[in-house]
RNA sequence: AGAGUUUGAUCCUGGCUCAGAACGAACGCUGGCGGCGCGUAUUAAGCAUGCAAGUCGAACGGGAGUGAGGCCCUUCGGGGCUUUACGAGAGUGGCAACGGGUGAGUAACACGUAGGUGAUCUGCCCUUGGGUGGGGAAUAGCCCAUGGAAACAUGGGGUAAUACCGCAUGAGGUCUUGGGGACAUAAGAGCCUGAAGAUAAAAGGAGCAAUUGUUCCGCCUGGGGAUGAGCCUGCGGUCCAUUAGCUAGUUGGUGUGUAAGAGCGCACCAAGGCGACGAUGGAUGGCCGGCCUGAGAGGGUGAACGGCCACACUGGGACCGAGACACGGCCCAGACUCCUACGGGAGGCAGCAGCUAAGAAUCUUCCGCAAUGGGGGAAACCCUGACGGAGCGACGCCGCGUGGGCGAAGAAGGCCGCAAGGUUGUAAAGCCCUUUUCUUGACGAAGAAUAAGGUGAGGAGUGGAACGCCUCGCUGAUGACGUUAGUCGAGGAACAAGCCCCGGCCAAUUACGUGCCAGCAGCCGCGGUAACACGUAUGGGGCAAGCGUUGUUCGGAAUUACUGGGCGUAAAGGGUGCGCAGGCGGCUCAGCAAGCUUGGUGUUAAAUACCCCGGCCCAACCGGGGAGAUGCGCUGGGAACUGCUGGGCUGGAGUUCAGGAGGGGAAGCUGGAACUCCUGGUGUAGGGGUGAAAUCUGUAGAGAUCAGGAAGAACACCGGUGGCGAAGGCGAGCUUCUGGCCAUGGACUGACGCUGAGGCACGAAAGCGUGGGGAGCGAACAGGAUUAGAUACCCUGGUAGUCCACGCCGUAAACGAUGUGCACUAGGUGUUGGGGCGAUGAAGCCUCGGUGCCGUAGCGAACGUGUUAGGUGCACCGCCUGGGGAGUAUGCUCGCAAGGGUGAAACUCAAAGGAAUUGACGGGGGCCCGCACAAGCGGUGGAGCAUGUGGUUUAAUUCGAUGAUACGCGAGGAACCUUACCAGGGCUUGACAUGUGCAUGGCAGUCUGUGAGAGCAGGCUUUCCCGCAAGGGACGUGCACACAGGUGCUGCAUGGCUGUCGUCAGCUCGUGUCGUGAGAUGUUGGGUUAAGUCCCGCAACGAGCGCAACCCUUACUGUCUGUUGCCAUCAGGUUAAGCUGGGCACUCGGACGGAACUGCCGGUGACAAACCGGAGGAAGGUGGGGAUGACGUCAAGUCACCAUGGCCCUUAUGUCCUGGGCUACACACGUGCUACAAUGGCCGGUACAGCGCGCUAAAGCGAAACGGUGACGUGGAGCGAAUCGCGAAAAGCCGGUCUCAGUUCGGAUUGGAGUCUGAAACUCGACUCCAUGAAGGUGGAAUCGCUAGUAAUCGCGCAUCAGCAUGGCGCGGUGAAUACGUUCCCGGGCCUUGUAC
Repeated sequence: AGAGUUUGAUCCUGGCUCAGAACGAACGCUGGCGGCGCGUAUUAAGCAUGCAAGUCGAACGGGAGUGAGGCCCUUCGGGGCUUUACGAGAGUGGCAACGGGUGAGUAACACGUAGGUGAUCUGCCCUUGGGUGGGGAAUAGCCCAUGGAAACAUGGGGUAAUACCGCAUGAGGUCUUGGGGACAUAAGAGCCUGAAGAUAAAAGGAGCAAUUGUUCCGCCUGGGGAUGAGCCUGCGGUCCAUUAGCUAGUUGGUGUGUAAGAGCGCACCAAGGCGACGAUGGAUGGCCGGCCUGAGAGGGUGAACGGCCACACUGGGACCGAGACACGGCCCAGACUCCUACGGGAGGCAGCAGCUAAGAAUCUUCCGCAAUGGGGGAAACCCUGACGGAGCGACGCCGCGUGGGCGAAGAAGGCCGCAAGGUUGUAAAGCCCUUUUCUUGACGAAGAAUAAGGUGAGGAGUGGAACGCCUCGCUGAUGACGUUAGUCGAGGAACAAGCCCCGGCCAAUUACGUGCCAGCAGCCGCGGUAACACGUAUGGGGCAAGCGUUGUUCGGAAUUACUGGGCGUAAAGGGUGCGCAGGCGGCUCAGCAAGCUUGGUGUUAAAUACCCCGGCCCAACCGGGGAGAUGCGCUGGGAACUGCUGGGCUGGAGUUCAGGAGGGGAAGCUGGAACUCCUGGUGUAGGGGUGAAAUCUGUAGAGAUCAGGAAGAACACCGGUGGCGAAGGCGAGCUUCUGGCCAUGGACUGACGCUGAGGCACGAAAGCGUGGGGAGCGAACAGGAUUAGAUACCCUGGUAGUCCACGCCGUAAACGAUGUGCACUAGGUGUUGGGGCGAUGAAGCCUCGGUGCCGUAGCGAACGUGUUAGGUGCACCGCCUGGGGAGUAUGCUCGCAAGGGUGAAACUCAAAGGAAUUGACGGGGGCCCGCACAAGCGGUGGAGCAUGUGGUUUAAUUCGAUGAUACGCGAGGAACCUUACCAGGGCUUGACAUGUGCAUGGCAGUCUGUGAGAGCAGGCUUUCCCGCAAGGGACGUGCACACAGGUGCUGCAUGGCUGUCGUCAGCUCGUGUCGUGAGAUGUUGGGUUAAGUCCCGCAACGAGCGCAACCCUUACUGUCUGUUGCCAUCAGGUUAAGCUGGGCACUCGGACGGAACUGCCGGUGACAAACCGGAGGAAGGUGGGGAUGACGUCAAGUCACCAUGGCCCUUAUGUCCUGGGCUACACACGUGCUACAAUGGCCGGUACAGCGCGCUAAAGCGAAACGGUGACGUGGAGCGAAUCGCGAAAAGCCGGUCUCAGUUCGGAUUGGAGUCUGAAACUCGACUCCAUGAAGGUGGAAUCGCUAGUAAUCGCGCAUCAGCAUGGCGCGGUGAAUACGUUCCCGGGCCUUGUAC
């Protein structure tokens, strides 16, 4: 000192949360020792028991009883008398209001602080003065008696005092009267002085000596002091105004009572007193020194310790007394508890212990008066739950320990890792050492001072003397704690570590388990199969006899902002003005000294806190010293500023005279246009209304049109970010009344000013009351439409209302979302009102007031604002403090009502928000593309069939693909195989790989049996290498073990590959610049392009991935090369044919070149890029086609192509086999084929392609020829192929036939017969022939493809393949139509805009 959390990201506002410190704590887990502290915060609830206040016999009467001595009696137990010593209990009398507890009450002079008392008292104590004479009458106890259960009471008798009562005396005191004096002034009940009158005293006891006496303790009466107390005053410290008025003893006067002032009480008189500077009322609460926190200012708190106050079961009251209205006193009342003989009585732990209850929670019914202190006493001494100690509690603070050193084979075990290895970890073990602590034994301080007494020395004073008294010294008993602290010896590492955390904040991670379950969590948030966040383990981090949790306080929080915040849009400016109180206030002179300032001084108790020093081993703790203390009081000085008083001034403010502009306000009068209505005329079929309609209106004459009339409301043009007003607001014209404002110049007043809580006034629209008015418009309402609905938008009507008068209401996005006033701080440019200069004019310049725009500095989170501030200052007012709940409830208040003003809480959320950024989106805008639409051609959707999918079915119909981007897709070809599915039959180191050990000797081949087969059983035959052999090896088999295997799951754990946007023109980077930042710029703009293509401009300059080009192919051509290709020329030759010789000219094949670049011309354009047209050219503006797919998106697809993490199966989810299934079939969809016919079908004849393919060890293409109607068979030439074969191209062309018909169209379906492949065509192949001859006559809504060699149409080839093609991939033949154009649909690009995504 900060951090987390609002967003995709950013900045800001703002709340929530965390890290710190603290505690009289409690709870969970754990727990070795000691020191010092602390310990019912709740129920001022109730209490059993014991103790907590007694003491004095030297105040008094008296004395049960006991010891000892003497005498007497005796029943021999003892009794009586007397002397002496001691003496309980009770009584009279004196003193004992402290100490101890608690915090209920109290908002008050209760407390704190500073003062006052001239308005007072004070026992014991200190000091000082005077006195203590002489009498009297009682009463407890006691005795007798009575009543009562008891507590207790009553009567009679007698008795003492330091108890009580007169009398005497009165220095002094007090009171009354009158006089004088001082205290700086006033007041004054004080003080001093002296006079007169009045008034009130007393008590004895002890020692010594004894005849008076003397000493001490007392007693009475004064003065002074000290201490304590009473009373009064200034100032200070809580909340609520949703408490605004309170008060009859209330305020004052006179008198009286008190120790004392006072309505404190009373009598009489007067009518006052308090309050927005918060009375009264309500709530809460003991106050302070201090304590906790904080940098401080503050905030919180008032346990322990100390001061004050209050209280003592609750309420009230007085008595005694110096002092009480009295905790362990009294009386009364009440509640409660107890006793009772029912008549009555007793009690008060908020003293120490202890109990019950309450509660999360708070101790022993301990020891002692040894110390300190207190009461009583002359003293000894007694009493003392004050106190000193011990006990219990980790409740807190502080200290110590649980061992130290060495110790690597880095042991074992654990955890992690495929392994190597890592880690736990020098940790352990082991060796050496120490002994605080512990156990045990012994020793052993200090706390004790002195008292009585004894003794020594000295002294004062009086007395005749003695005792006594004073000072100093010596001596002299007493220890609760306590088996103390401490010290020494012995033993032995021996007895002693936990708790929390490890996703971020916040330091510290791995594995397993779990699978939005169980759970965690302070906030954000984790957990739905790979969880660093749950649980456990391992490891680690933190603290440590504790550690965490909970609660509370302060801090962080500048989040109530005095220090130290804000209000245009985040919460927040009152709707506006006037103005009382209040706050603040111009220039100058003088005075005063309240504020202010500076010195002195008093106080601010002690303790605490701070500094220094010291004592317990240290520390905590304790002692000593010091410094300081923001405050308050007294006092001296100062006079700048504020204030106050007095004088002056004119700049602020105002008055007046001379001018000006204006929808400022009120009242009255007047005007024209339009709408509607009424009357009449003309006139005929509609009008009206809408996106389209209908309701409505019209032949009973509308609408239209003309004329006349009526009524109400509003004032076109001018008209303008123009004017006026405080705001609301104000608009035809004229008149009257009236407010404000501006400018210039003079004169005048002389600070008269600014703001403004309350208050008062004004205050749009709607609304309310009463009475008018009512044309148009028009909530409500009605009807018609729209719609899924339509209580709306649209239409037809229409009531309140809108208008006027008077009275209410008092609100608004009453907004510039910006309070008012004053001053200062760059400018530019409009406009409005005035003045001056300019010549009296125009432009222009200067200036004052208003109103706009742009903009500098500054400010601001940004947007923006910017002399009309949101800048810089001053003054005053209002308002804000997270979102929701809520402007709600309630109370009060206003209102006729509607409603307004004021205005919460519970509960709940981790946000709510502002500005800006990047995207995306919009039935927003602009520009531009694309078979996107349009224009065309042909299809699909209807039929039959093929194929895929859904669904259903099934033992199984294996799995995947599912909008575009799945569905003739993975499949480029499921009869077995494939095959992953199902049924059944088998195998278990396995169908397949590698390795090890042991055993065995075969393996391959072939045969037999059995079986559906896999397999099982058996027979025959039988190998190679090394070695003399034994044996070893290769290979195989069997057994055993590592392991194999899985098309099992997860494409949301992955690689790779792929689809799509999209061959769309985009996507980025570096540096620079701008911005607080996200980001922007570049990439935007003006043109242009198929293109971010190019040009120009520009705070950008460059670059990369894309585009284009480079590559392949096709179109033209050159050169070279000519066989298997070609044949122009020459020769031969055939039925025919480049068939042969020959030749490479041509075609063609191959290789290498050329050619096209907007190069040329004209125009347009900006002199650019480029575009348009043209020439030439085989080809022209990327010539056609292909390959090529940027950053990225869809958790897109694929774990079943392959690879792969994790999980799962292991005589099975592996593997082998037979059979079945993937081919099912009420249905639905996609993609296709064939058709519905004459641009056609059929028959015959006939012409012209290109791409390709073809035998490895057996499977290839297969010619001719022959057979068969045909599929095909026989056959086998040739060919590993520019040579041979597939091979016939088909549409086309020529001729014929059919004649619009379910047909000579169409071919499904079915029957029969066959061919081919293949072990095998039943489920389930293709093809052929004969026969059969279904639907279908151009296909609803809807929908697809295509812009040229394209669509359409025609056939051919190839891959897969034993066989199987309407699918896929290629090839050529024939060969169109249309595109005005970009409004609309779809998709996309760029710019811009809105956004709560």

This is a predicted structure of a 1397-nucleotide RNA (small-subunit ribosomal RNA) from a metagenome. The coordinates come from a structure-prediction model, not an experiment, and the mean pLDDT is 85. The RNAcentral record of the sequence draws on SILVA.